[in-house]
RNA sequence: GAAGUAGGUCGUCUUAUCGCUGCGCUCAGGCGUAGAGGAAAGUCCGGACACCAAAGAGUAGCAUAACGGAUAACAUCCGUCGUUUGAGAUUUUUGCAAUUUCAAAUAGGACAAGUGCAACAGAAAGAAUGUACAGUUAGGCUGUAGUGAAAUCAGGUAAACUCUAUGCGGUGCAAUGCUAAGUAAAUUGAAGUUUGAGGGCUACUCGUCCGAUUUCAAAGGGUAAGCAGCUACAAUUGCAAAGUAAUUUGCAAUGCAGAUAAAUGAUAAGAGACGUGUUUCACGUUACAGAAUCCGGCUUAUAGACCUACUUUUUUA
Repeated sequence: GAAGUAGGUCGUCUUAUCGCUGCGCUCAGGCGUAGAGGAAAGUCCGGACACCAAAGAGUAGCAUAACGGAUAACAUCCGUCGUUUGAGAUUUUUGCAAUUUCAAAUAGGACAAGUGCAACAGAAAGAAUGUACAGUUAGGCUGUAGUGAAAUCAGGUAAACUCUAUGCGGUGCAAUGCUAAGUAAAUUGAAGUUUGAGGGCUACUCGUCCGAUUUCAAAGGGUAAGCAGCUACAAUUGCAAAGUAAUUUGCAAUGCAGAUAAAUGAUAAGAGACGUGUUUCACGUUACAGAAUCCGGCUUAUAGACCUACUUUUUUA
């Protein structure tokens, strides 16, 4: 210098003019300030928060699965071990046999509790089978060969069904709460008033609670407006300490969208990065993409640039 593997950061910037939204100030004109991501995507996990009046048992269903730790929690993350693959080293009986180092992957309990699955080839793929040869106690009893990934009524397979152990309320900001306005406590039918209709507690059952100008069903009428929730948070950054690490604690500083059919932009000039060529110049390109209650992860998409570690290789000293 090149290639590969793994991890991380950025993913545009400046000036001018005009424009949009929030907040603050101003009597007003107006001024100041902030304004879409690393994935905002998928809706795959986990929660915060809100409501279901409060509580239980069983069945079903779902989830997890080596050991320990982190976290609000998790199928996430960290460490150690195991297994598999690759590249080396050592020993040596020279066999990828044993030990060991590094890197990568890994949903890593159980196959005598049971049921399944394995093409082709092969005689036969499991309470199965006897092709060829040999031995023989003459019984496919034993062995070798052959086919095959697998031929000892055996092994493989459980992100195959399942079993074992452990765990798990539901619905979701279109949650929920408040205000205003309006109509029809109207009509029909059925049931019921403590001998309990109906409803809630998860899907079901038991059980339990609420329950009377009641409840359910049908058809019909009114409303669909506004405010809150709505962004100060398990927040971000820096330093120090503890820890192998994930991370935790302390101190200091910072405040960085809150739209509501949906703002966060348009134009012009230049810069950065990349590519090509006739190379101190010209031309072209500049990705994936767009907040909607919020946060921690996972997965997927992504022009290009930079950094770190490891492995292999080339050149020079």

A computed fold for a 317-nucleotide RNA from Lutimonas sp., annotated as Bacterial RNase P class A. The prediction has a mean pLDDT of 76. NCBI's taxonomy places the organism under Bacteria, Flavobacteriia, Flavobacteriales, Flavobacteriaceae, Lutimonas.